[in-house]
RNA sequence: GGAGAGGUGGCAGAGCGGUUGAAUGUGGCGCUCUCGAAAAGCGUUGUAUCGCAAGAUACCGAGGGUUCGAAUCCCUCCCUCUCCG
Numbered sequence: 001g002g003a004g005a006g007g008u009g010g011c012a013g014a015g016c017g018g019u020u021g022a023a024u025g026u027g028g029c030g031c032u033c034u035c036g037a038a039a040a041g042c043g044u045u046g047u048a049u050c051g052c053a054a055g056a057u058a059c060c061g062a063g064g065g066u067u068c069g070a071a072u073c074c075c076u077c078c079c080u081c082u083c084c085g
Stems, first nucleotide, its partner, number of pairs: 001084007010026003018068001027045006046059005061077005
C1' cells in the first nucleotide's frame, strides 16, 4: 500500500429501517435466606441537559447525507483485529 471483519450502557454482547436508550450475561446497589458468610432468589441499576417533581429531550467511534422514520442504508475520517504484498 491492497482486501476483509469489527467499534452498542461499568465490562462482554445481541439487535441490521418502525415502543431498541437498547435483549441477555456479568458487575454494582438494596432486600430475602443464614449464627455469620458463600451460593441461590427477588428488586433495582447508562450518561448529559432541562424541570420543584412527575417527566421531557439528546446520545450506538466522529462528522455529513438519504428517508415520514436510521444503531441499522450511503459518503468521508479515526481506532482495533485478520489476511495479502